[in-house]
This is a predicted structure of a 350-nucleotide part of an RNA (small-subunit ribosomal RNA, central domain) from a metagenome. The RNAcentral record of the full RNA draws on SILVA.
Context: one part of a larger RNA
RNA sequence: CUGGGCGUAAAGGGUGCGUAGGUGGCUCUGCGUGUCGAGUGUAAAAUCUCACUGCUUAACGGUGAAACGUCACUCGAAACUGCGGAGCUAGAGUGCAGGAGAGGAAAGCGGAAUUCUUGGUGUAGCGGUGGAAUGCGUUGAUAUCAAGAGGAACACCGGUGGCGAAGGCGGCUUUCUGGAAUGCAACUGACACUGAGGCACGAAAGCUGGGGGAGCAAACAGGAUUAGAUACCCUGGUAGUCCCAGCCUUAAACGGUGUAUACUUGGUGUGGGGAGAUUUGACCCUCUCCGUACCGCAGUUAACACGAUAAGUAUACCGCCUGGGGAGUACGGCCGCAAGGCUAAAACUC
Numbered sequence: 001c002u003g004g005g006c007g008u009a010a011a012g013g014g015u016g017c018g019u020a021g022g023u024g025g026c027u028c029u030g031c032g033u034g035u036c037g038a039g040u041g042u043a044a045a046a047u048c049u050c051a052c053u054g055c056u057u058a059a060c061g062g063u064g065a066a067a068c069g070u071c072a073c074u075c076g077a078a079a080c081u082g083c084g085g086a087g088c089u090a091g092a093g094u095g096c097a098g099g100a101g102a103g104g105a106a107a108g109c110g111g112a113a114u115u116c117u118u119g120g121u122g123u124a125g126c127g128g129u130g131g132a133a134u135g136c137g138u139u140g141a142u143a144u145c146a147a148g149a150g151g152a153a154c155a156c157c158g159g160u161g162g163c164g165a166a167g168g169c170g171g172c173u174u175u176c177u178g179g180a181a182u183g184c185a186a187c188u189g190a191c192a193c194u195g196a197g198g199c200a201c202g203a204a205a206g207c208u209g210g211g212g213g214a215g216c217a218a219a220c221a222g223g224a225u226u227a228g229a230u231a232c233c234c235u236g237g238u239a240g241u242c243c244c245a246g247c248c249u250u251a252a253a254c255g256g257u258g259u260a261u262a263c264u265u266g267g268u269g270u271g272g273g274g275a276g277a278u279u280u281g282a283c284c285c286u287c288u289c290c291g292u293a294c295c296g297c298a299g300u301u302a303a304c305a306c307g308a309u310a311a312g313u314a315u316a317c318c319g320c321c322u323g324g325g326g327a328g329u330a331c332g333g334c335c336g337c338a339a340g341g342c343u344a345a346a347a348c349u350c
Stems, first nucleotide, its partner, number of pairs: 004321003007304002012318001014201004021194003025088007034080001035077007042069001049065006091191001092188003095184003103177007110154001115149007125136002162169002206247006215241002220236004258317006266295011299306002323350003332343004
């Protein structure tokens, strides 16, 4: 390099947008780049193949033939590819219409609960556990009623329900704003797919500065348990968790399944649109498009399983894998305030 692979054996980039590149719908037409044919030239010898033959055979050698280009030039073909021209609408996009949604950002508002403060009632316990103790309480706790403060999260609805590229998103109202689906078929006319680099987003934890701090709670302290107990259990408790601004860029970032397109028996649910039929009306029913969940034919698979949301049948492009350990480490480089991240070996060993 070819070949083989990537759900679980090694292997899909965390996700999107997009540059170069690769690939690309239907019809007509021109050129003749690739492609194909013919001829001429050349393609040393040796080698390879075939025939005959020489060493006793063989290896080896000799003679002859055949063969050898993805080569050059000339002439020709035009289906496919490419380039140029003209057109089309099935891909893609725009427009219009009525709907769905925890999609995003900002501002405001609300009730339940915990904690704290103040006041009332009230008296000896409360709390906690397997059992206890530390702890709190006669300076009046726990309980209960009223008022107030403050922070965080939004019970029920709630659903293998919805939305988002992924991370993720859940009280209510308003404003701003992104996307998708459906229906119509008015417009553009291949404008497409993928995407090395690049750019953007990216849970939690962590970092910097400023706020905030109710509950919870790494660290830490005490009480238990235990042979010990740097734990599990209990009582406390600081960073943090929350907000603003800026970093970090990693996850079992998982469907462990890259993106796009087409095709391939069915069944049962469910979310969003549309059409039909029916009805007084709402349902119910039939068809259809998009999404989502389960079962399953063919097929696939080492098996498990997947099975129109494919891991089936194909095409295009990207990423990645090549025995275990050493090691996602060292060194170097780039990035970062740091923590560290990205890229990424070898010796040696089994």